[in-house]
Molecule: Bacterial RNase P class A
Organism: Dehalococcoidia bacterium
C1' cells in the first nucleotide's frame, strides 16, 4: 500500500424564497379566556425503530403471607435495576511456537459459549443393530463332536455400543491384574470464588433438563389513553316557584281538539353528575461537556461549566444555487496530483421519562489485529 477483521466516532455545509410548531417582547381588537399583526429566540437520532429485558413515576385503601405462573441459571465486581455491562474460570474450536517415533501433551493468542442438577422421580433415544442400558450375543472366538457350555478381543450397525492405550494373563477372553491417560470420592496446598495442582481412593454407574421435573434466586397488577384539576351547550335527574299550556313556519280574534289544574304540564329559577372542550401532568434529569483522583475494567467521587423539542392529528418542511464527501469513465503528468463529465449521499421521524438489548444503514475518521504485496 491492499484486504480482512474488531472498538470508538462523525453520519453533509452555507445562502436566497416560500411555509410550520413552542416560547419571549411590542402593538392592535376585545369584560375575558383569547385572536390578530410585527420582531427575536428555539425546534428530531444514533438508532427518535422493534417494544425484547430492566427502572422511575401514576393509580389500583394499607401491610404481610401463600398457591399457580413466570424468569434467570459457572465465578467475582459494576449498577437504582436488569435477561445489561466488565474481570476471571471451565470447556469446545481454529492456526502459531516447542517436547515427541507417533498418537498426544504443554505455552500463549484469537473466536464461541443458556455453562446448576442425569446417582431424586419420570419420560424419550427414529432407522438400522443381537443389543440404546434389570444389559445382551448375528458374525466371531474357545472348550469337547455338537442343537451343550464359556466369552465379548476383532467385524459388523448407528448420532451415540458399556473406559482408553500397552503389556501381563487365559482354552479363548475379561479391570481378571498392571502401569499411563481419564473418570468418582477424600484429603492437602494455592485463590475471595468459579477451580487449579498435587496426594490418595474405588475398577469405574450412556445421551438427552432449549423433555417433563428438583434445586437456588427474583417476579403483585396497571401503563401518560397512567393520573390530578376546571368544565360548557343539549338531554336526562333532584328541590323551589307554578295555572293555565300547546298545535313551529307574519300579526291579532273566536271556534275544535289535546294536555294540565294542589303537583309526573308547559314555563322559570337554583342544585348535582356525566360528556364536548380546556389546564397541569411534560421535560432538570439515576442529564450533558471538560478536567482531576480511584479502579485491570465495567464504573464510581470531587471540582468548574451547562440548559439542548414538547407538538396532540400531531410543527421540526419544500424548491432553487453554491460548496463537500464518494464512485465510475476521460484527460494532462513519472509520480504526487490537477481538470471535465455522469452517478450516488443512507437508515430512517420524538409523542410521559431514563438504562440496556437487538435490528436497519449511502459514505467516511481514529486506532488496533491478521494475511498478502513491494522497499529500506
Nucleotide at each position: 500500500c491492499a484486504g480482512a477483521u474488531g472498538a470508538a466516532c462523525c453520519g453533509g455545509g452555507u445562502g436566497a424564497c416560500c411555509g410550520c410548531g413552542u416560547c419571549c417582547u411590542u402593538c392592535c381588537a376585545g369584560u375575558a379566556u383569547u385572536g390578530g399583526a410585527a420582531g427575536g429566540a428555539u425546534g428530531a437520532g444514533g438508532a427518535a425503530a422493534g417494544u425484547c429485558c430492566g427502572a422511575g413515576c401514576u393509580c389500583c385503601g394499607c401491610c404481610g403471607g401463600g398457591c399457580a405462573g413466570g424468569a434467570u441459571g459457572c465465578u467475582g465486581g459494576g449498577u437504582a435495576a436488569c435477561g445489561c455491562c466488565c474481570a476471571g474460570g471451565g470447556u469446545g474450536c481454529g492456526g502459531c511456537g516447542g517436547u515427541g517415533a507417533a498418537a498426544a501433551c504443554c505455552g500463549g493468542c484469537g473466536c464461541a459459549u443458556a455453562c446448576g442438577g442425569a446417582a431424586a422421580g419420570u419420560g424419550c433415544c427414529a432407522c438400522a443393530g443381537a443389543a440404546a442400558c434389570u444389559a445382551u450375543a448375528c458374525c466371531g472366538c474357545c472348550c469337547u463332536u455338537a442343537c451343550g457350555g464359556g466369552c465379548a478381543a476383532g467385524g459388523g450397525u448407528g448420532a451415540a455400543a458399556a473406559g482408553g492405550u500397552g503389556a501381563g494373563g487365559u482354552a479363548a477372553g475379561a479391570g481378571c491384574u498392571c502401569a499411563c491417560c481419564g473418570c468418582u470420592c477424600c484429603g492437602a496446598u494455592g485463590g475471595c470464588g468459579a477451580c487449579a495442582u498435587c496426594g490418595g481412593u474405588g475398577g469405574c454407574g450412556g445421551g438427552c433438563a432449549a423433555a417433563c421435573c428438583c434445586c437456588a434466586u427474583c417476579c403483585g397488577g396497571u401503563g401518560c389513553a397512567a393520573g390530578a384539576c376546571c368544565g360548557a351547550a343539549u338531554a336526562g335527574c333532584a328541590g323551589g316557584g307554578g295555572a293555565g299550556a300547546g298545535g313551529a313556519c307574519g300579526c291579532c280574534c273566536g271556534g275544535c281538539c289535546u294536555c294540565g289544574u294542589u303537583a309526573c304540564a308547559a314555563c322559570c329559577c337554583u342544585g348535582g353528575g356525566g360528556u364536548a372542550g380546556g389546564u397541569c401532568g411534560c421535560u432538570u434529569g439515576a442529564c450533558c461537556c471538560u478536567u482531576c483522583c480511584a479502579g485491570u475494567a465495567a464504573u464510581g467521587g470531587a471540582a468548574g461549566g451547562g440548559c439542548u423539542a414538547g407538538a396532540u392529528a400531531a410543527a421540526u418542511g419544500g424548491u432553487c444555487a453554491c460548496c463537500g464527501u464518494c464512485c465510475u469513465u476521460c484527460c494532462g503528468g513519472u509520480a504526487a496530483c490537477g481538470g471535465a463529465a455522469g452517478g450516488a449521499u443512507a437508515c430512517a421521524g420524538a409523542a410521559c421519562u431514563c438504562g440496556g438489548c437487538u435490528u436497519a444503514c449511502a459514505g467516511g475518521u481514529u486506532c488496533g489485529u491478521c494475511u498478502g504485496u513491494u522497499c529500506c